RNA sequence: AGUUAUUUGGCUGAUAAGUAAAGCAUGUGUUUUGAAAGCAUAAAAUAGAGGUUAAAAUCCUUUAAUAACUU
Numbered sequence: 001a002g003u004u005a006u007u008u009g010g011c012u013g014a015u016a017a018g019u020a021a022a023g024c025a026u027g028u029g030u031u032u033u034g035a036a037a038g039c040a041u042a043a044a045a046u047a048g049a050g051g052u053u054a055a056a057a058u059c060c061u062u063u064a065a066u067a068a069c070u071u
Base pairs, nucleotide, nucleotide: 001070002069003068004067005066006065007064010024011023012022026042027041028040029039030038047063048062049061050060051059
C1' cells in the first nucleotide's frame, strides 16, 4: 500500500426489513440465626455519520476500532 471479515446491555451471544432473544453479572423483595442456592421483579444495548424504504440492527456509502491475508 492492497484485500477481506467483525462491531448488539457490565460480559458472552442470537435476531430472514415488521420495532431487539437468552445466559452470566447487578439492584430490590422473598426465604435463612446468617449466608449461598432457589423463586419473583427491575434497570440496562444494535460503533459514529449519511442514503434507500411507508418502515433499517438488517440493504448501500463513508469514518473509526479490532482481527486476518497479500505485498
Predicted 3D model of a 71-nucleotide RNA (transfer RNA) from Euphausia pacifica. Its Rfam family is "tRNA". Gene Ontology term of the family: triplet codon-amino acid adaptor activity. The coordinates come from a structure-prediction model, not an experiment, and the mean pLDDT is 83. The sequence is in RNAcentral, with records from ENA. Taxonomically the source falls in Euphausia (Eukaryota, Pancrustacea, Eumalacostraca, Euphausiacea).